This is a predicted structure of a 548-nucleotide part of an RNA (small-subunit ribosomal RNA, 5' domain) from an uncultured bacterium. The prediction has a mean pLDDT of 83. RNAcentral holds the full RNA, with entries from Greengenes and SILVA. Rfam family: Bacterial small subunit ribosomal RNA.

Context: one part of a larger RNA
RNA sequence: GGACGAACGCUGGCGGCGUGCCUAACACAUGCAAGUCGAACGCGAGUGUCUUUUUUCGCAAGAAAGCAGACACUUGAGUGGCGAACGGGUGAGUAACACGUGAGCAACUCACCUUCCGGUGGGGGAUAACUGUCCGAAAGGGCGGCUAAUACCCCGUAUGCUCCCUGACCGCCGGGUCAGUGAGGAAAGUGGGCUUCGUAAGAAGCUCAUGCCAGAAGAGAGGCUCGCGCCCCAUCAGCUAGUUGGCGAGGUAACGGCUCACCAAGGCAAUGACGGGUAGCUGGUCUGAGAGGAUGGUCAGCCACACUGGGACUGAGACACGGCCCAGACUCCUACGGGAGGCAGCAGUGAGGAAUUUUGGGCAAUGGGCGAAAGCCUGACCCAGCGACGCCGCGUGGAGGAUGAAGGCCUUCGGGUCGUAAACUCCUGUUCUGGGGGAAGAAAACGGGAUGCGUGAAUAAUUCAUCCCGCUGACGGUACCCCAGGAGAAAGCUCCGGCUAAUUACGUGCCAGCAGCCGCGGUAAUACGUAAGGAGCAAGCGUUGUCC
Numbered sequence: 001g002g003a004c005g006a007a008c009g010c011u012g013g014c015g016g017c018g019u020g021c022c023u024a025a026c027a028c029a030u031g032c033a034a035g036u037c038g039a040a041c042g043c044g045a046g047u048g049u050c051u052u053u054u055u056u057c058g059c060a061a062g063a064a065a066g067c068a069g070a071c072a073c074u075u076g077a078g079u080g081g082c083g084a085a086c087g088g089g090u091g092a093g094u095a096a097c098a099c100g101u102g103a104g105c106a107a108c109u110c111a112c113c114u115u116c117c118g119g120u121g122g123g124g125g126a127u128a129a130c131u132g133u134c135c136g137a138a139a140g141g142g143c144g145g146c147u148a149a150u151a152c153c154c155c156g157u158a159u160g161c162u163c164c165c166u167g168a169c170c171g172c173c174g175g176g177u178c179a180g181u182g183a184g185g186a187a188a189g190u191g192g193g194c195u196u197c198g199u200a201a202g203a204a205g206c207u208c209a210u211g212c213c214a215g216a217a218g219a220g221a222g223g224c225u226c227g228c229g230c231c232c233c234a235u236c237a238g239c240u241a242g243u244u245g246g247c248g249a250g251g252u253a254a255c256g257g258c259u260c261a262c263c264a265a266g267g268c269a270a271u272g273a274c275g276g277g278u279a280g281c282u283g284g285u286c287u288g289a290g291a292g293g294a295u296g297g298u299c300a301g302c303c304a305c306a307c308u309g310g311g312a313c314u315g316a317g318a319c320a321c322g323g324c325c326c327a328g329a330c331u332c333c334u335a336c337g338g339g340a341g342g343c344a345g346c347a348g349u350g351a352g353g354a355a356u357u358u359u360g361g362g363c364a365a366u367g368g369g370c371g372a373a374a375g376c377c378u379g380a381c382c383c384a385g386c387g388a389c390g391c392c393g394c395g396u397g398g399a400g401g402a403u404g405a406a407g408g409c410c411u412u413c414g415g416g417u418c419g420u421a422a423a424c425u426c427c428u429g430u431u432c433u434g435g436g437g438g439a440a441g442a443a444a445a446c447g448g449g450a451u452g453c454g455u456g457a458a459u460a461a462u463u464c465a466u467c468c469c470g471c472u473g474a475c476g477g478u479a480c481c482c483c484a485g486g487a488g489a490a491a492g493c494u495c496c497g498g499c500u501a502a503u504u505a506c507g508u509g510c511c512a513g514c515a516g517c518c519g520c521g522g523u524a525a526u527a528c529g530u531a532a533g534g535a536g537c538a539a540g541c542g543u544u545g546u547c548c
Stems, first nucleotide, its partner, number of pairs: 001548004006544005013394006019387002021352001026350003030347003035082003040079002043076009053066005089305003099229007108222003113218004118213003121155004130145006161184003165180006189210009231277003238268003243265004248260003280302004284295004307328005330341004358384001360383003366380001367378004397427004407418004431489001432485006441475001446470007454462002492537005497518003503532005513520002
């Protein structure tokens, strides 16, 4: 000199963009942060429409009420599917194939998505919801009965798939491809339209969409292995029994002491094993001419963790932050028998600390989950709020104005200086105040209409493409623009001995004090304190801390 997630002191007008618990991975009140699908399924409740039937009124038409049924819509919990393994947080642990980089898997996996190929036949038994009953303070649970499915199970079929055997060819030689015999293994429906039959309920057929099953490929994602790189201490010098290797088995998606039985006695180490300390790693960031040094906050990639420790279940995927089980510490409820909980999600509270924000708005955009879609959910996200915490921009006025006013300070008492500074005159209107107008971010999806190419028996339905119209904004009456008013409302901080730009007076008298270093102060102090003047930076200026 530069830099900072800064803090402290004095001061403080506006805007834009960023950024904000670095400490206790301390404890947490409250609310919200993961749901969705009725086009998989049965049931309950409500509303409406229709039908059958009963009762009452009425001459009748009809009206009212009730029972039953069907349909449509809304809604509740439940079965089922998908999601919940993403997104969000934190940096405790980890010196490790954790990360970075480059290779490898002839040792591997993949739900959703895309492309291709083939299929989707037959049957069965349950169970939740519901209902009855019982236990419990509660959390919750037991038993009996009924019922559905894209839930569950069985059978059939499958030239493709898997496995065994045989043969051929190829190879990166622990493999791949092809041919043959044999064995094993699958599925589910739902919605729309049309036609026929039927009094109706409905049935059958055709068709479209979507789903389901087997297989092949792709995309993208993951798993594993290896080379190299990756802090300090040798006042850590020896370490190691699943240890190192083999054979066999188990296990895994997969290789492997990953695990186990047996056998052998190996393996690592001054090129630093083992131990201890510290630490998430990287892209980057800061500094520096560079080499290098330091650092890893925000953003992005990877990893690890989710009260502490351990474990598995489900699943394509977890050993799972807002799932489960066990143990522990802590907190809460209790009828004392027993239960409930986990903010390192967003806000917020206490505590710690020099120190770090609102218990805000919205799903309008982007993205995600579910759904055919409408849509629902989304503290991701987009916005707003608070903080000069940082960077950037703007302003606090401009021009004229000497009798150099008053006043302050200094003085050699002549004067000098603050100083064109002020007053005063004429302007301007950024910002400000008031008023008026007022966006972009929003075109998709969807609805309506039209046209076209397909599929289709079809002028039905519908995918897709194109065009027209309509609908949708939290921010926000914000940005921006216009009009009016008015110099009115907006400057401080540090320094002035040398380094280092800027000096005099008074006070003080080795006192009080200053100080980054050298050093000032003991009676004329440019170094302390105050004033005047000056220098520097400026909505900031200084100080402290840390890094280069």